[in-house]
Context: one part of a larger RNA
RNA sequence: GUCAGUGGGGGUAGACGCGAAACUUUGUGAUCUAUCCAUGGGCAGGCUGAAGGUGUGGUAACACACACUGGAGGGCCGAACUCAUUAACGUUGAAAAGUUAUGGGAUGACCUGUGGAUAGGGGUGAAAGGCCAAUCAAACUGAGAGAUAGCUCGUUCUCCCCGAAAUGUUUUUAGGAACAGCCUCGGAUAUAAGAAGUGUGUAAGAGGUAGAGCUACUGAUUGGGCUAGGGGGCUUCACCGCCUACCAAACCCUGACAAACUCCGAAUGCUUACACAUAUCUCCGGGAGUGAGGCUGCGGGCGCUAAGGUCCGUGGCCGAGAGGGAAAUAACCCAGAUUAGCAACUAAGGUCCCUAAUACGUAGUUAAGUUGAACAAACGAAGUAGGACUUCUAUAACAGCCAGGAUGUUUGCUUGGAAGCAGCAAUUCAUUUAAAGAGUGCGUAACAGCUCACUGGUCGAGAGGUCCCGCACGGAAAAUGAUCGGGCAUCAAACUACGAACCGAAGUUCUAAAAUUGUACUUGUACAAUUGGUAGGGGAGCAUUGAAACUGCAGCGAAGGUGUCUGGUGAUGGAUGCUGGAGCGGUUUCAAAAGAAAAUGUAGGA
Numbered sequence: 001g002u003c004a005g006u007g008g009g010g011g012u013a014g015a016c017g018c019g020a021a022a023c024u025u026u027g028u029g030a031u032c033u034a035u036c037c038a039u040g041g042g043c044a045g046g047c048u049g050a051a052g053g054u055g056u057g058g059u060a061a062c063a064c065a066c067a068c069u070g071g072a073g074g075g076c077c078g079a080a081c082u083c084a085u086u087a088a089c090g091u092u093g094a095a096a097a098g099u100u101a102u103g104g105g106a107u108g109a110c111c112u113g114u115g116g117a118u119a120g121g122g123g124u125g126a127a128a129g130g131c132c133a134a135u136c137a138a139a140c141u142g143a144g145a146g147a148u149a150g151c152u153c154g155u156u157c158u159c160c161c162c163g164a165a166a167u168g169u170u171u172u173u174a175g176g177a178a179c180a181g182c183c184u185c186g187g188a189u190a191u192a193a194g195a196a197g198u199g200u201g202u203a204a205g206a207g208g209u210a211g212a213g214c215u216a217c218u219g220a221u222u223g224g225g226c227u228a229g230g231g232g233g234c235u236u237c238a239c240c241g242c243c244u245a246c247c248a249a250a251c252c253c254u255g256a257c258a259a260a261c262u263c264c265g266a267a268u269g270c271u272u273a274c275a276c277a278u279a280u281c282u283c284c285g286g287g288a289g290u291g292a293g294g295c296u297g298c299g300g301g302c303g304c305u306a307a308g309g310u311c312c313g314u315g316g317c318c319g320a321g322a323g324g325g326a327a328a329u330a331a332c333c334c335a336g337a338u339u340a341g342c343a344a345c346u347a348a349g350g351u352c353c354c355u356a357a358u359a360c361g362u363a364g365u366u367a368a369g370u371u372g373a374a375c376a377a378a379c380g381a382a383g384u385a386g387g388a389c390u391u392c393u394a395u396a397a398c399a400g401c402c403a404g405g406a407u408g409u410u411u412g413c414u415u416g417g418a419a420g421c422a423g424c425a426a427u428u429c430a431u432u433u434a435a436a437g438a439g440u441g442c443g444u445a446a447c448a449g450c451u452c453a454c455u456g457g458u459c460g461a462g463a464g465g466u467c468c469c470g471c472a473c474g475g476a477a478a479a480u481g482a483u484c485g486g487g488c489a490u491c492a493a494a495c496u497a498c499g500a501a502c503c504g505a506a507g508u509u510c511u512a513a514a515a516u517u518g519u520a521c522u523u524g525u526a527c528a529a530u531u532g533g534u535a536g537g538g539g540a541g542c543a544u545u546g547a548a549a550c551u552g553c554a555g556c557g558a559a560g561g562u563g564u565c566u567g568g569u570g571a572u573g574g575a576u577g578c579u580g581g582a583g584c585g586g587u588u589u590c591a592a593a594a595g596a597a598a599a600u601g602u603a604g605g606a
Base pairs, nucleotide, nucleotide: 016154017153019151023144024143025142027140028139034118035117036116037115038114039113040112041111042110043108045077046076047075048073052069053068054067055066056065057064081105082104083103086101087100088099089098120136122132123131124130157541158540159539160538161537162536167180168179169178170177171176181290182289183287184286185285186284187283188282195280197278198277199276200275201274202273203272204271205270211264212262213261218258219257223253224252225251227248229247230246231244232243233242234241293318294317295316296315297314298313299312300311301310302309323334324333325332338513339512340511341510343509344508345507349503350502351501352487353486354485358500360499361498362497363496364495365494371489372488379474380473383471384470386468387467388466389465390464391463392462400458401457402456403455404454406431407430408429411425412424413423437452441450442449514531515530516529517528518527519526520525521524542595544592545591546590547589548588549587550586551585552584553583560579561578562577563576564575565574566573567572
């Protein structure tokens, strides 16, 4: 530069397969059923007794009364016939609407035979949207037609490399889509004098978050001071004036608040430059998928500082991630599975038994089975361990026991009474004392009585108070039977602290093997790194059917069937036994009706 072939994608076509509810149009249906027309048929038996009539009575004549006669009726009871009220059964039925019992009508708007009429937005309808051939809010059949389906389901061989998203903007848009973002493949920058990515360090920047602060603003605000203004009171004829445990601006002191306050102000993150390390980043083009996300840590909004809630930001993980631990358990903890191994070391977590590994060592705590892998408070409490401070005590404490606990005086007042003990007042004094309050509590109508403070004796060594802290106790109620996963465990198999050893994964290592990428060269070896994976992208292959060219096998047994052995990572290939009885391969290239376990798949069979 260019698309001739091949190939990826798109457009147009049914366009990966199956699937509508419907629409249009051509016809076929009233042998079911609805209504109507024509012509036929059917209704045991019993009961009631209308009109009319006759006779007699009666009337001026009617009327009227009675008896008989008569035989009316969407009349009565009840078979056939017809319908279907109630109940049971039946419900893969005997039956795609029945059976049994019960029930309605049964001379009528009755039931029924035969023939005929009305046709699909049409009929018919004593009207239920009923019925129109087991089909009806618009029958059935063919055609348009492979209607359309932003929806559901299904989508067939192998190995290798990489590997997402559930976000933004817009959308008659919200479970769809367009563009961007994120994935993949190819090319380029690319000249190794380069680089723009990432990390660390150094240097220089912008910023107003966390925090903090507010006599630094805005707003809000505790207590006090001082003092305008106001309220209230006093005074006054009025004006002045005075007081104020009232309200209160400004100001002063003091305390404290703020997402939309800031005199201040980080850490991270961001920008730029340089150095080092690493090997990514960017651009162009082909192909996508994704555009329902979830949990968890941290920073927040909403909510009740509720939710397995909801909405953002920022990490991790699940999604798409196996393995070990947490009894079980997407997300928590540890850790990222190339293959094989009856090798080793560790992680989280564990080491009495179930169950791999210590009934390991030292020093303590707990008595509640607290605890032993989710979980509770205010408050209560001589539980118990440790610590600090303080008071009394051989001039004898604390507790117990023995004894005393008196007198003025029944203090005064009050009172019906008030005598230590209703209440009030008081220099609540004084005396005798070892000590004893004008009385700590009980008690009495008031006294009495008991007791305490206080004192002596007895006894003979610690006793009392406050605070801090560890572990325990109560507080502590939920629905099938309890429990730490269970058994069970008490100087522990619980808790605290320290220490030693061991177990423990697909982690790491060891041995062997394979693949991918890169780098070296001796070009087939060495070294290094890598090899979880859904949607999805890329690469290399296997098998089936047919074609062409070349070349083979077969009645000394082809294809097919069924066993055995064997090669390849695998899809699969080869050899061979038996069966079978006539066709079948190999290599290269080409072309496809080219691979099934799934579609409430289709057909046949059991």
Predicted 3D model of a 606-nucleotide part of an RNA (large-subunit ribosomal RNA, domain II) from a wastewater metagenome. Its mean pLDDT, the model's own confidence on a scale to 100, is 84. The full RNA is in RNAcentral, with records from SILVA.